This is a predicted structure of a 102-nucleotide RNA (Purine riboswitch aptamer) from Paenibacillus radicibacter. Its mean pLDDT, the model's own confidence on a scale to 100, is 77. Its Rfam family is "Purine riboswitch aptamer". Gene Ontology term of the family: purine nucleobase biosynthetic process. On this family, see Batey et al., Nature 2004: "Structure of a natural guanine-responsive riboswitch complexed with the metabolite hypoxanthine". Rfam's curators write: Riboswitches are metabolite binding domains within certain messenger RNAs that serve as precision sensors for their corresponding targets. Allosteric rearrangement of mRNA structure is mediated by ligand binding, and this results in modulation of gene expression. A class of riboswitches that selectively recognises guanine and becomes saturated at concentrations as low as 5 nM. In Bacillus subtilis, this mRNA motif is located on at least five separate transcriptional units that together encode 17 genes that are mostly involved in purine transport and purine nucleotide biosynthesis. It has also been shown that some members of this family are specific for adenine instead. Hence this family are termed purine riboswitches. It was read from a public genome assembly, where an Rfam model found it.
């Protein structure tokens, strides 16, 4: 000094996935129809509707009201989906230092 290896190690870079954060949409709201249970209960099914917007429209806890009736209130804990922005680690190439072999 050259080839070559690709073990270790520090940086560039490029595509994008995917965990994961933000932020828009929705309030996991409302509204109606059948049908159901009674204080050990307060539930099911469907429609509709809401979103420049697919899908979803649920699951626990407290509290309260309702004296047997037909109807429930609230209050707070947890998602998914679309669209936007970011985005670890890894990954492909590339570069420098260490180390292997000729």
């Nucleotide at each position: 000094g050259a080839a070559u290896u690709g073990a270790a190690u520090a940086g560039g870079u490029a595509a994008g996935u995917u965990a994961c954060u933000c932020g828009u949409a929705u309030a996991a709201a409302u509204u109606c129809a059948g049908g159901g249970a009674u204080a050990u209960g307060g539930c099911c099914u469907g429609a509709a509707a809401g979103u420049c917007u697919c899908u979803a429209c649920c699951c626990g806890a407290g509290a309260a009201c309702c004296a047997c009736a037909a109807a429930u209130u609230u209050u707070u804990g947890g998602a998914c989906u679309a669209c936007g922005a970011g985005g670890a680690u890894g990954u492909g190439c590339u570069u420098g230092u260490u180390g292997g072999u000729u």